[in-house]
RNA sequence: AAUAGUCUUCAGGGCAGGGUGUAAGUCCCUACCGGCGGUGAUUGUCUCUACAUCUGAGAUAUAAGUCCGCGAGCGCAAGCUGACUUGGUGUGAUUCCAAGACCGACAGUUAUAGUCUGGAUGGGAGAAGACGAAA
Numbered sequence: 001a002a003u004a005g006u007c008u009u010c011a012g013g014g015c016a017g018g019g020u021g022u023a024a025g026u027c028c029c030u031a032c033c034g035g036c037g038g039u040g041a042u043u044g045u046c047u048c049u050a051c052a053u054c055u056g057a058g059a060u061a062u063a064a065g066u067c068c069g070c071g072a073g074c075g076c077a078a079g080c081u082g083a084c085u086u087g088g089u090g091u092g093a094u095u096c097c098a099a100g101a102c103c104g105a106c107a108g109u110u111a112u113a114g115u116c117u118g119g120a121u122g123g124g125a126g127a128a129g130a131c132g133a134a135a
Base pairs, nucleotide, nucleotide: 005131006130007129008128009127010126017029018028019027031115032114033104034103035070036069037068038067043061044060045059046058047057048056065102066101073080074079084100085099086098087097088096106118107117108116
């Protein structure tokens, strides 16, 4: 110094406007939201290099709801569990740019819920930090 291990903290957003109706944040028009890790041609910063400028290389931060994997949820368990196309650029993109789509647990409810209430002052992928062996 690193690893195992121990501990602490943190770790989810959203119905505005209108219509119908006895009744809807649940239906209809319209609006709004997007957990964690990976990948990534995005953007920024720094270093080295070249140079009048244009270069090349490296480090670091950042970048996907629909790609890969995980969490939440369900199940005694094995396990199960949502959604993307088209066009453009390019050697290379379901990641960039443009356009149009699509998806969203369970229980509750005067009326069907991604957005309200509840389980939940819960759990949690994981993130940051502290301590830290033996061989």
Molecule: FMN riboswitch aptamer (RFN element)
Organism: Streptococcus sp. X16XC17